A computed fold for a 1468-nucleotide RNA from a Porphyromonadaceae bacterium, annotated as small-subunit ribosomal RNA. Its Rfam family is "Bacterial small subunit ribosomal RNA". Lineage of the source: Bacteria > Pseudomonadati > Bacteroidota > Bacteroidia > Porphyromonadaceae. The sequence is in RNAcentral, with records from ENA, RefSeq and SILVA.
RNA sequence: UGGCUCAGGAUGAACGCUAGCGAUAGGCUUAACACAUGCAAGUCGAGGGGCAGCGCGAGGUAGCAAUACUUUGGCGGCGACCGGCGCACGGGUGCGUAACACGUAUGUAACUUACCUCUUACAACCGGAUAACACGGUGAAAGUCGUGCUAAUAUGGUAUAGUUUCACAUUUUUGCAUGAGAAGGUGAAUAAAGAUUUAUCGGUAAGAGAUAGACAUGCGGUCCAUUAGAUAGUUGGUGAGGUAACGGCCCACCAAGUCGACGAUGGAUAGGGGGACUGAGAGGUUGACCCCCCACACUGGUACUGAGACACGGACCAGACUCCUACGGGAGGCAGCAGUGAGGAAUAUUGGUCAAUGGGCGAGAGCCUGAACCAGCCAAGUCGCGUGAAGGAAGACGGUUCAUAAGGAUUGUAAACUUCUUUUGUAGAGGGGUAAAGGUGCGUACGUGUACGCAUUUGCAAGUACUCUACGAAUAAGUAUCGGCUAACUCCGUGCCAGCAGCCGCGGUAAUACGGGGGAUACGAGCGUUAUCCGGAAUUAUUGGGUUUAAAGGGUGCGUAGGUGGCUAUUUAAGUCAGGGGUGAAAAGCAUGAGCUCAACUCAUGUCUUGCCUUUGAAACUGGACAGCUAGAGAAGAGACGAGGUAUGUGGAAUGUGUGGUGUAGCGGUGAAAUGCAUAGAUAUCACACAGAACUCCGAUUGCGCAGGCAGCGUACCAGACUUAGUUCUGACACUGAAGCACGAAAGCGUGGGUAUCAAACAGGAUUAGAUACCCUGGUAGUCCACGCAGUAAACGAUGAAUACUAGUUUUUUGCGAUAUACGGUAAGAGACUAAGCGAAAGCGAUAAGUAUUCCACCUGGGGAGUACGCCGGCAACGGUGAAACUCAAAGGAAUUGACGGGGGCCCGCACAAGCGGAGGAACAUGUGGUUUAAUUCGAUGAUACGCGAGGAACCUUACCCGGGAUUGAAAUGUAGGAGUUAGAUGAUGAGAGUCAUUGUCCCUUCGGGGCUCCUAUGUAGGUGCUGCAUGGUUGUCGUCAGCUCGUGCCGUGAGGUGUUUGCUUAAGUGCAAUAACGAGCGCAACCCACGUUGAUAGUUACUAACAGGUUAAGCUGAGGACUCUAUCGAGACAGCCGUCGUAAGGCGAGAGGAAGGUGUGGAUGACGUCAAAUCAGCACGGCCCUUACAUCCGGGGCAACACACGUGUUACAAUGGUGAGGACAGCAGGAAGCGACAUGGUGACAUGAAGCAGAUCCCAAAACCUCACCCCAGUUCGGAUCGGAGUCUGCAACUCGACUCCGUGAAGCCGGAUUCGCUAGUAAUCGCGCAUCAGCCAUGGCGCGGUGAAUACGUUCCCGGGCCUUGUACACACCGCCCGUCAAGCCAUGGGAGUCGGGGGUACCUGAAGAGCGUGACCGUCAAAGGAGCGCUUAAGGGUAAUACCGGUGACUGGGGCUAAGUCGUA
Repeated sequence: UGGCUCAGGAUGAACGCUAGCGAUAGGCUUAACACAUGCAAGUCGAGGGGCAGCGCGAGGUAGCAAUACUUUGGCGGCGACCGGCGCACGGGUGCGUAACACGUAUGUAACUUACCUCUUACAACCGGAUAACACGGUGAAAGUCGUGCUAAUAUGGUAUAGUUUCACAUUUUUGCAUGAGAAGGUGAAUAAAGAUUUAUCGGUAAGAGAUAGACAUGCGGUCCAUUAGAUAGUUGGUGAGGUAACGGCCCACCAAGUCGACGAUGGAUAGGGGGACUGAGAGGUUGACCCCCCACACUGGUACUGAGACACGGACCAGACUCCUACGGGAGGCAGCAGUGAGGAAUAUUGGUCAAUGGGCGAGAGCCUGAACCAGCCAAGUCGCGUGAAGGAAGACGGUUCAUAAGGAUUGUAAACUUCUUUUGUAGAGGGGUAAAGGUGCGUACGUGUACGCAUUUGCAAGUACUCUACGAAUAAGUAUCGGCUAACUCCGUGCCAGCAGCCGCGGUAAUACGGGGGAUACGAGCGUUAUCCGGAAUUAUUGGGUUUAAAGGGUGCGUAGGUGGCUAUUUAAGUCAGGGGUGAAAAGCAUGAGCUCAACUCAUGUCUUGCCUUUGAAACUGGACAGCUAGAGAAGAGACGAGGUAUGUGGAAUGUGUGGUGUAGCGGUGAAAUGCAUAGAUAUCACACAGAACUCCGAUUGCGCAGGCAGCGUACCAGACUUAGUUCUGACACUGAAGCACGAAAGCGUGGGUAUCAAACAGGAUUAGAUACCCUGGUAGUCCACGCAGUAAACGAUGAAUACUAGUUUUUUGCGAUAUACGGUAAGAGACUAAGCGAAAGCGAUAAGUAUUCCACCUGGGGAGUACGCCGGCAACGGUGAAACUCAAAGGAAUUGACGGGGGCCCGCACAAGCGGAGGAACAUGUGGUUUAAUUCGAUGAUACGCGAGGAACCUUACCCGGGAUUGAAAUGUAGGAGUUAGAUGAUGAGAGUCAUUGUCCCUUCGGGGCUCCUAUGUAGGUGCUGCAUGGUUGUCGUCAGCUCGUGCCGUGAGGUGUUUGCUUAAGUGCAAUAACGAGCGCAACCCACGUUGAUAGUUACUAACAGGUUAAGCUGAGGACUCUAUCGAGACAGCCGUCGUAAGGCGAGAGGAAGGUGUGGAUGACGUCAAAUCAGCACGGCCCUUACAUCCGGGGCAACACACGUGUUACAAUGGUGAGGACAGCAGGAAGCGACAUGGUGACAUGAAGCAGAUCCCAAAACCUCACCCCAGUUCGGAUCGGAGUCUGCAACUCGACUCCGUGAAGCCGGAUUCGCUAGUAAUCGCGCAUCAGCCAUGGCGCGGUGAAUACGUUCCCGGGCCUUGUACACACCGCCCGUCAAGCCAUGGGAGUCGGGGGUACCUGAAGAGCGUGACCGUCAAAGGAGCGCUUAAGGGUAAUACCGGUGACUGGGGCUAAGUCGUA
């Protein structure tokens, strides 16, 4: 930079757990799916004929009464019927609709409006039917037909006509226009109904109002261009029809228009608004409930009636479905209220009442009203209340937990307990208001239809709200979370399992992340989860983003539309600004106030409604008009510039080929080779000839061009930027630029040429594990030319064009100025470094990535993918445009620190080189692996394990195996209880541990007991059992390498840097100089120890020069303090001196002096850290595990096995040697269960005896070496393994399994392949000696000591390791890193696909119901008619046929893509 995710609010929600009450609003978001049953629209008798049913009255019959039957419209009333009004409201739903459907604002001079209000006028006369009803027919039913009687406020005719309508003329007023209003005149046409209780109500015509509707227009609000062209009644006109009315609304004729990039047409989706949610706002999302509008009523079509419908509970037709049926035919439409089924995660009662509000009818009473008001169900939302309050510490019990455990912490004032209260609850009592209204009756007043009064009556909800009384803390708390974001932590269980998870992520034995417990936090009758929306997200950016490198500048130019545009006037008023008017429904929101006990809720008032329309004004700015200007732009003249372009001609060198000559065996090529060429004469060389392509030097940081690009030389033609004088001209002519047009490297394609070189493909040779590559030899397209196509590149400055402004320095090209090569000035370019500023930084910086303006292009996480499909272009290759599903939580930029590099520079080290000696071959010793075993205990494993832990396994050790025992245990300790008098000794038995028996009678005492021992119980012991990846401590290694850091300052947004880099120097970050650093710390060095020289002090056991004594000899003795030595303190070395180089640090010198010279030599000493390096078996320790055993004792065995492999050593292979004899010289150490002289014995190991010595006194003690002799190059007089025999010593004990001695035996081995190790001086090599451990010893090991005593280093190219600087990086678990693609396996979505199935749409044709219109009409009707049946035509839903385009599902097979896991092959 950028995405993902979370914290907030919201919901008509759903799900999980839980649930006390009240108030209030809400409740099929899915199937406009199908519906049983009931109800949802009737009313009027004051319009009518009437009387089925009910009641009353009257009459009759049964003798009367009662009762029953019957007659009677006389009365109350009234089913059905005629008639009036209503049924077009109210209620439901959101299918369709992208439309004048909705919203808003206008218009209708182009219109209608029943009931209502007001005004004026009128209502005369006459007639004929019909339902009901009666009778008859038919049908299963629904129903229907015939005959007959009859009424009206039903219906027909005539009359009247102020007005109305129409026609013809007139006057007048008025409008933007078509036009409109008013007043006369003439002619034509059209009305009416009565009822009644006599109050009134109703009727007809006309005008006005109100209300309600209809139509037209401007503007506004979805997505897709991978939908770009659409349209024939289409656009307009004339005429006629139709309508309430305008109009192609319909028809005939005429014209050819109309819409569209300001998005037509097509497709997808969707009822619109007030509003709602969210947001700081702008916006985004949404349209449940409430209000307004629209559309629809099973699906489609149609009209009728009517004021109003093309009608939810009307009609007709068609279709699908359901039901009834006697099979002939009929019936139906819950998207009204309840309710049912279905669908679904999911949404309620087949309730009450017309009391109120409202509606219909009626004169009214009244009737009807699933509208409405109430109640029921549901935590489904919001608001309110409660589940108690105060006191109460023994900080109780219990739980949980802890370094201190008779304890602390926490749960926790929490509980218990005391006092108090009573909302809620239960019971009882009272109880307002919804009715201030309405009905009925009576009365009063006057203005005669109103007001008032009195009486009476009307309440579903409900005896509810509310109030009071009694009782009693009584009836009432959960849910989620506790790793970070994010408030809240611990224990146990589990052990990459089970599980969690919004993102990051958690879980592999110490999980604050899983599950449980305790505790805590948050909210609370709710709490969580899921889904969806806004927010955070400036993450689509108008407010408010970007494009050098993060995603993003078009390859370049010209240029259309569009957008933007210089200076000065005048004018206009479209934008703009101000004032006024209209509208912007109510509700909602906001403010104030009021009413329900508060609140939610409701009411009142105000505000808001940011908009649209209209009117008046202003004139700065933008726009329009007009007139000018010259600073922008362009033109003219002059000058100079260049690899600018096109065409044509021409030149030399090189290359190849050909011919000829010379000449001979190779040439060529490579890391090295081979293929290839060559004795038929190559390569080489000379001469001549031919061909094609490219232009050496100049040449550059140069120049030119819009970009691509352009280079030998000449000529012709064409084009261009630049400079120039206050010269001339035009006068804003400009900038940008979607579409469009043109140009556009290389490769490629087409046609025809050309082909020298080079060279994809291809062939061969090499390389290699392979090598379809890199290298080599060949070689075709191509490379070149002409004409076409193609149209892309890291087409890059990864930086669009134009204009203006903003410090400087420096180089350069072409001009100008100038006498001028100097210097400075100026214009246009080309570069470098920098100020301010900008930038995430790198960096940019007048050639901007700075400051601004204008226009264009482009971006919005990574992958999928520049892919698929569609379309356009292309001969093709391919190009342009350009998605989605799915998948991930990142991908990316710049810089930083490391690490790494078969990158670079500098430097060091026995790192290489130069040398010496070894290992690797043999035998043996020892350790390890492996194998074996009852066990072969365990650990250590590249360097940094392997003669390591172990500095010493026969028993022990010992941890392992087998067997035998004992269980408070071998040892330690607390408590309680009991017993005893110990301890010990002896015996038996046993492999031993042990077991048993006998014997044995302690010390102190205040006489109680205590000590001590044993037994029992218990708390505990014990564990070399596990985890070194829980740890401490210790250690190895890088590495004795020179590094690792800090404080302050400074630089950087930051990580970090600087210091610590640079130059010189050093063994060294050792120093010096420089220096935004100045200082400091841990390391280096020094201080410490040993050795080397010397002085002082001190002399015993050491020493002995001088003096003396003395011995076979000897410091043996006296003595000495000189020497050696011992052991304490000092001195000494510092680059101090000299020369030379250097600023200095320092270097150099066979320098001097010195015992020692450049750190004198050796040690000790090991920075920050690395390797989860090693060790739980040295020790300690957390956790886990065992407790008659994983603890413990004992005997025996094992750790010692043996086909084999490796490491480390020893001894050798011999003559620089071996053997024998003789002779000499050390140092460090050690010594009492010891060293042991010496003597004797033994061949010897050794034994016996034994002096001396707790040590400078005694003891243990050298070898190589030297001298003499032998051996004579051999498996030997080398070598000594192995084996046989005999012994010695240690020790309870040498079988497994000790060492040593003697005699005999005499193996391999004759110097060691690839490879590899150590060492730079008293070192390597070689020789022996000592010590620790230890009874003894498998020691050839380890640690020390001295003796003898070399060789070599030119040098830093290479190998290994390391240090510093620098560079690249996609690495950071850090190159043993990361990572790519094919193939194989599984899963997922997707493209193509022979086809197949479905959907919506348009077109053409056929058919065509109802209805409507027109025509006809021989039949009906009648005196004649009006009219009608019938028939035909038009329109037309639906049905059918045909071809077509589009969309979707599915599909054998197939293409790529994504994800997964420890697969396969490779890896510049």